This is a predicted structure of a 105-nucleotide RNA (SAM riboswitch aptamer (S box leader)) from a Geobacteraceae bacterium.
Its Rfam family is "SAM riboswitch aptamer (S box leader)". About the family: The SAM riboswitch is found upstream of a number of genes which code for proteins involved in methionine or cysteine biosynthesis in Gram-positive bacteria.
RNA sequence: UUCUUAUCAAGAGCGACUGAGGGACAGGCCCUGUGACGUCGCGGCAACCCCCCGCAAGGGGAAGGUGCCAAUUCCUACGGAACCGCAGGUUCCGGGAGAUAAGGA
Numbered sequence: 001u002u003c004u005u006a007u008c009a010a011g012a013g014c015g016a017c018u019g020a021g022g023g024a025c026a027g028g029c030c031c032u033g034u035g036a037c038g039u040c041g042c043g044g045c046a047a048c049c050c051c052c053c054g055c056a057a058g059g060g061g062a063a064g065g066u067g068c069c070a071a072u073u074c075c076u077a078c079g080g081a082a083c084c085g086c087a088g089g090u091u092c093c094g095g096g097a098g099a100u101a102a103g104g105a
Stems, first nucleotide, its partner, number of pairs: 001105008013042005021031003026076003043069003048065002050061004073097001078094007
């Protein structure tokens, strides 16, 4: 980098340094000098890998490997269905994209 599978409506922030952008992309909307993004320290959440019990289903744990700690993956984006007060809108389903994990190439 790519493939497969699973999950994505819950949960969890303080400090130091730095100093202007950030929320993947486009549109929207939002966060941000009352300090964003990033790095580091400490703390926390969760439970994919992992550990224990169990035939299994399932239950429990959190030392270790990852991950995560504004907003549903912030919303929409493509297709379909139903409904409404029908140039449009709302809800639902699916798809695509993305993120993370585990395994493979």